[in-house]
RNA sequence: UUUUCAUCCAGAGUUGGCGGAGGGACUGGCCCAAUGAUGCCGCGGCAACCAUCGCAUGAUGCGAAACGGUGCCAAUUCCUGCAGGGAGUCAUCCCGGCAGAUGAAGA
Numbered sequence: 001u002u003u004u005c006a007u008c009c010a011g012a013g014u015u016g017g018c019g020g021a022g023g024g025a026c027u028g029g030c031c032c033a034a035u036g037a038u039g040c041c042g043c044g045g046c047a048a049c050c051a052u053c054g055c056a057u058g059a060u061g062c063g064a065a066a067c068g069g070u071g072c073c074a075a076u077u078c079c080u081g082c083a084g085g086g087a088g089u090c091a092u093c094c095c096g097g098c099a100g101a102u103g104a105a106g107a
Base pairs, nucleotide, nucleotide: 001107002106003105004104005103006102007101008100013043015042016041017040018039022032023031024030026081028079029078044073045072046071049069050068052064053063054062055061056060077099082096084094085093086092
């Protein structure tokens, strides 16, 4: 970098330090940000994908725990984009897809 599979309306920071301008992947919105965001380091926390343990099992499922490998801690992945439908008229709802993120396995 890419392929497959699973998940993405729950949860968790008014935290200390560094630093100093944009940031929320991209589009259009809408937000966050010198009352210092985003980011990096520390501390704290959430969750339970892998691994671990227990019980069933044909595949696998259910449960426990949170020492280990990841992940995450503004807003539903912030909404949206492409297609279909409901409602019916300026605004909303539902379903699928695309894109993205994370994990596991493979190339």
A computed fold for a 107-nucleotide RNA from Negativicutes bacterium UBA1444, annotated as SAM riboswitch aptamer (S box leader). Rfam family: SAM riboswitch aptamer (S box leader). Rfam's curators write: The SAM riboswitch is found upstream of a number of genes which code for proteins involved in methionine or cysteine biosynthesis in Gram-positive bacteria. Of the family's consensus pairs, 97% are formed in the model. Its mean pLDDT, the model's own confidence on a scale to 100, is 83.